[in-house]
RNA sequence: AGAGUUUGAUCCUGGCUCAGAUUGAACGCUGGCGGCAUGCCUUACACAUGCAAGUCGAACGGCAGCACGGGAGCAAUCCUGGUGGCGAGUGGCGAACGGGUGAGUAAUAUAUCGGAACGUGCCCAGUCGUGGGGGAUAACGCAGCGAAAGCUGUGCUAAUACCGCAUACGAUCUCUGGAUGAAAGCGGGGGAUCGCAAGACCUCGCGCGAUUGGAGCGGCCGAUAUCAGAUUAGCUAGUUGGUGGGGUAAAAGCCCACCAAGGCGACGAUCUGUAGCUGGUCUGAGAGGACGACCAGCCACACUGGGACUGAGACACGGCCCAGACUCCUACGGGAGGCAGCAGUGGGGAAUUUUGGACAAUGGGCGCAAGCCUGAUCCAGCAAUGCCGCGUGCAGGAAGAAGGCCUUCGGGUUGUAAACUGCUUUUGUACGGAACGAAAAGGCUCCUUCUAAUACAGGGGGUCCAUGACGGUACCGUAAGAAUAAGCACCGGCUAACUACGUGCCAGCAGCCGCGGUAAUACGUAGGGUGCAAGCGUUAAUCGGAAUUACUGGGCGUAAAGCGUGCGCAGGCGGUUAUGUAAGACAGAUGUGAAAUCCCCGGGCUCAACCUGGGAACUGCAUUUGUGACUGCAUCGCUGGAGUGCGGCAGAGGGGGAUGGAAUUCCGCGUGUAGCAGUGAAAUGCGUAGAUAUGCGGAGGAACACCGAUGGCGAAGGCAAUCCCCUGGGCCUGCACUGACGCUAAUGGACGAAAGCGUGGGGAGCGAACAGGAUUAGAUACCCUGGUAGUCCACGCCGUAAACGAUGGACACUAGUUGUUGGAGAAAUUCAGUGACUAAGCGAAACUAAGCGAAAGUGAUAAGUGUCCCACCUGGGGAGUACGAUCGCAAGAUUGAAACUCAAAGGAAUUGACGGGGGCCCGCACAAGCGGUGGAGCAUGUGGUUUAAUUCGAUGAUACGCGAGGAACCUUACCAGGGCUUAAAUGUAGGUUGCAUUAGACAGAGAUGUUUAUUUCUUCGGACUACUUACAAGGUGCUGCAUGGUUGUCGUCAGCUCGUGCCGUGAGGUGUCAGGUUAAGUCCUAUAACGAGCGCAACCCCUGUCGUUAGUUGCCAGCAUGUAAAGAUGGGGACUCUAACGAGACUGCCGGUGCAAACCGCGAGGAAGGUGGGGAUGACGUCAAAUCAUCACGGCCCUUACGUCCUGGGCUACACACGUGCUACAAUGGUAUGGACAGAGAGCAGCCACUGGGUGACCAGGAGCGAAUCUACAAACCAUAUCACAGUUCGGAUCGGAGUCUGCAACUCGACUCCGUGAAGCUGGAAUCGCUAGUAAUCGCAUAUCAGCCAUGAUGCGGUGAAUACGUUCCCGGGCCUUGUACACACCGCCCGUCAAGCCAUGGAAGCUGGGGGUACCUGAAGUCGGUCACCGCAAGGAGCCGCCUAGGGUAAAACUAGUAACUAGGGCUAAGUCGUAACAAGGUAACCA
Repeated sequence: AGAGUUUGAUCCUGGCUCAGAUUGAACGCUGGCGGCAUGCCUUACACAUGCAAGUCGAACGGCAGCACGGGAGCAAUCCUGGUGGCGAGUGGCGAACGGGUGAGUAAUAUAUCGGAACGUGCCCAGUCGUGGGGGAUAACGCAGCGAAAGCUGUGCUAAUACCGCAUACGAUCUCUGGAUGAAAGCGGGGGAUCGCAAGACCUCGCGCGAUUGGAGCGGCCGAUAUCAGAUUAGCUAGUUGGUGGGGUAAAAGCCCACCAAGGCGACGAUCUGUAGCUGGUCUGAGAGGACGACCAGCCACACUGGGACUGAGACACGGCCCAGACUCCUACGGGAGGCAGCAGUGGGGAAUUUUGGACAAUGGGCGCAAGCCUGAUCCAGCAAUGCCGCGUGCAGGAAGAAGGCCUUCGGGUUGUAAACUGCUUUUGUACGGAACGAAAAGGCUCCUUCUAAUACAGGGGGUCCAUGACGGUACCGUAAGAAUAAGCACCGGCUAACUACGUGCCAGCAGCCGCGGUAAUACGUAGGGUGCAAGCGUUAAUCGGAAUUACUGGGCGUAAAGCGUGCGCAGGCGGUUAUGUAAGACAGAUGUGAAAUCCCCGGGCUCAACCUGGGAACUGCAUUUGUGACUGCAUCGCUGGAGUGCGGCAGAGGGGGAUGGAAUUCCGCGUGUAGCAGUGAAAUGCGUAGAUAUGCGGAGGAACACCGAUGGCGAAGGCAAUCCCCUGGGCCUGCACUGACGCUAAUGGACGAAAGCGUGGGGAGCGAACAGGAUUAGAUACCCUGGUAGUCCACGCCGUAAACGAUGGACACUAGUUGUUGGAGAAAUUCAGUGACUAAGCGAAACUAAGCGAAAGUGAUAAGUGUCCCACCUGGGGAGUACGAUCGCAAGAUUGAAACUCAAAGGAAUUGACGGGGGCCCGCACAAGCGGUGGAGCAUGUGGUUUAAUUCGAUGAUACGCGAGGAACCUUACCAGGGCUUAAAUGUAGGUUGCAUUAGACAGAGAUGUUUAUUUCUUCGGACUACUUACAAGGUGCUGCAUGGUUGUCGUCAGCUCGUGCCGUGAGGUGUCAGGUUAAGUCCUAUAACGAGCGCAACCCCUGUCGUUAGUUGCCAGCAUGUAAAGAUGGGGACUCUAACGAGACUGCCGGUGCAAACCGCGAGGAAGGUGGGGAUGACGUCAAAUCAUCACGGCCCUUACGUCCUGGGCUACACACGUGCUACAAUGGUAUGGACAGAGAGCAGCCACUGGGUGACCAGGAGCGAAUCUACAAACCAUAUCACAGUUCGGAUCGGAGUCUGCAACUCGACUCCGUGAAGCUGGAAUCGCUAGUAAUCGCAUAUCAGCCAUGAUGCGGUGAAUACGUUCCCGGGCCUUGUACACACCGCCCGUCAAGCCAUGGAAGCUGGGGGUACCUGAAGUCGGUCACCGCAAGGAGCCGCCUAGGGUAAAACUAGUAACUAGGGCUAAGUCGUAACAAGGUAACCA
């Protein structure tokens, strides 16, 4: 210090999440030791039991119990306060401290700093006293009541208890004369004197009274600071002040009477919610934020509420009274209690300890002291709760052991790790020694002070005796022995660390993103690794990161965010000269800022944590001194800001009135006749009762063509015919005047489009609602015909708009360019105006530099640079919703949440894709043509159905005469039945056998089984064969979504990229765009691009022309031979042909156009002309396209079966649907006879001439040919004849009969032949396919596969041989550029709303149930205070009674708040529900706002 996450990618905005530190923590797993800390955060819930505040006999009367002494008695025992002491009691002091808790409290509190009108026990210092009397009362005795707690009567008694009297330095009061008010004794010692004694007396000490001062403590007052809510805006009646009283320790409405009407509040009163405050703690760089355990200071509370008493101090935790709730005891009459003290119990809770020891130390209370008390405190116990420290060994040790895990089978890793060898002994164990914390105090004694004193007391010295809970603990020593001691989390990214197996969107994980659907580094386990370590993780919580609340330190045109716009009070800010002042500010000093904490330097525990000494700091507050720049304040001025006057100018600025013409509609009259209107097309509608059209006249309402414009005016909304009246603002020039009068603007108030509302008018056109007609699957819409509110006017409301420049107002500054509105100036020309020019000036626009900006953009009219003021924002949804309040007649407006839910939502730009966007271009894409399909029959494939099986695959284009270029068996993968367990290949090792083979017979459907016969080499080692065992097989089983390879398609479309450079924050762009051109990213020109690659083209093959070479099986012109005829023969290479090599075509030439590329030309030449024609050739990629069944291959699955063999069946089924074809429907034809002309390919298990037989398929013979040699009638065509338009001499399906051939075998299920039969069909609906020239159409031939063939298929070959293309508007597909986008799985996209289902939270709601506070009334305990004749007391006084106040209780009406509720409303969420298709493209009616 950052990182992950929105996207296909990018930049930004913005939220969510993580890494850090921390905790009074809890939970899970684990756990060796020590030190130091910490330990009910929840029910201020209820508490059993024990303890937590007593002490003093040196205040007192005394003596219950104990011990001692004395006395009596034989003894038991009794008596005796005499002594030590002491229960209970009187009295004093303490109990108001210490300890606990945080309920209440938002100020009666706390913190800091001040103040004046106070009190003060014990303590310190000073002054003065301490005289003399009195009457009671507990205890105790007696009597009595009660269950108890307790109480009553009577009698006795003491005091440092109580009450007078005297005195009064000082105190208080005062009329300044005076008045008032005190005390207590106790103990030690003692020389003289007195006394019978006690003692008096003296002295010392302690105490007591009065008083002054101090210290410390406490009470009171003020200033400043201290949480949230305005959906709490007004609050207040003792309230605010005064006067006079009362009251208090003390000021004060603190209380009372009277008077006045004040006081507080937007600088937040009142109300509501929450909360003890602080030093500090955690975090943070800091500023801040959060918190207030432990320790320390203050406050408050003590079962809940109220009250006083006592006292120096309380309205009192372990006191009292009353009321209430609860618990306990009870004899039912009545009583007792208060752990938020220490332990402990129950309960609550995720959760928090022992019913321990000691007063040894520190401190406190009492006491003269010894001492007693002390759950304060010091210690121990429990808990890894935290922090700190230590250990669980160290060194050597490679056969890199075994085992585990992985593996490419080679190895790797665990791993020097272990074993093994040597060494050490912290901790632990055992034994032994052993602290510091302890010194005061006390006894004895010496010196000294006080004193009359050798008493007492104080100070100092010596000496003696004590005192330790912790604890036989820390620490030290000795001994043995590696011995007693490692876990937890994680390993997809963030984030250090990877493999195997299991699982298969299951189980599960998850902080965020996200993993898991058969190869999971993300689940579970294992091995390995990483991190931390007696801990490690998780959860919760706080700060940080988060500059996501921004003071430091953010924003607001489009991401959230500028109020619709002026005016203007408060507030904030404010030009310039001078003087003064000193509030702010700055500087110095002083006081304070408790200690602890933090920081620095030291010290002590072996270190550290921890403890401790000193310093610094505590950024603050207050007081005081100074300064005078700046701000403020006061005063005198100035003119630049602002304003006023005089003179001009422009304008749809506003209000009112009047007038005008054009047009629509309506009415009247005329002319005139059948339609008009309307639409994509129609219909509704109007019209023969005369429309529309046209002429004239009239009525009425609304709006103002042209001018008109990026134009003008206005604050905005907005404003448009002309004229008049009233009126606001602006601009310009020069001069004069005022003298900062200014800017902004919360609250407020004004204006504010359209729609809407109220009242009254008006109503031509238009036109929500509504009606009808269309459209449509529907059409409550878009379109059409009508049409009401409304639109218009007057008055009054409403107060909102995408009220937009999505840009608040004011001022200043910062490069330019171009026109334009209004005004001004100078000059010119001319005398009426005009226009070129100029810049210093007012507006409204366009472009651009710097700058800014995420970018697009903006750019003097800033979104630049600055100042001032205001409004507003803080993830999306829920929601501008709910509730509340205000406004409104209503509609509604303004203000404005939460629960819950998501990890995004969003802005700008980029690349694609898409558009029922645009432009350009191409293609048998359309058009123009020709021929088909769709109708019939049949063939074939598919779907479906059927079946034991109808094997499997292919399924829009890109499946369907496809894999299959040959299913009767085989094929064959399917089904039924029956068999086998390893066929084939290969090798190793071991064992056994002598066969194997061939032939026959039998059984069987066959595979197979049974059986007979035959038969071998040998050197006896074996070879060889077979069998068997083990290892290695086999699978057309699954996954084409794990793959290779191959293929289809876009598409033979012209595209797809790279290097360097340049531009951009970046994704990316440029190049590849633009202008031309091309079949083409083909080429040219221009150009921040220059080059290059894969594609295009060319190179290759066939074909078209020519040449050369070569002539057999091909050819035959010339020369011979020869036949009925024939290259049949000799020969020949001329020709054709064959097959090799060349030539040729390149826009090369000419003309035109053009910069060029190139194009045009019935141009020339040429066999061929602009790629000559055809083929092969298929860029980057798309479709998770097809194929695991061609093959190969990962993984999974089967192994007497999912393998393999055999027989039979099936793949050929058949109501039906579709695709592809064949044959036809006939005369451009059929039939018959005769005749002519190809190319390419095939052939020995073959092609088959020829001869014979058969009507024929074919059969029987049989020559030639492994082929330029042999083998095949090419057909359409031509000629002749016939048929005459018909279901025919068309058509041939179907069926019957008879045959041929192949084959082991034609039943399921072959082809062919002959005879007979003679179906549908007369040119085919919607729709749809192919083709642009040797093409379509038509005609036949050949081949592969193949025994044969369901071939009408496929692949080739040639014969004959057209028509048409104006053209690119439209349909389809494609390319380029551009545009929009909410799409990126990319339009087969995205996405909205109702309804239906489940879950969740919320609002409303008849009601129901609580809670706190206030108001009014009634009642009213205890108690203070006030009053008081009867009773008590000698009196003081008391009891009783009355009154005021009041806790509590009750009643009543409202308000507030919380919970709950039948029913109800909307909202959110939830892989595959329903209906539509609103939005995103012109989203198919542009969208959106009110």
RNAcentral holds the sequence, with entries from ENA. The RNA shown here (small-subunit ribosomal RNA) has 1490 nucleotides and comes from an uncultured bacterium.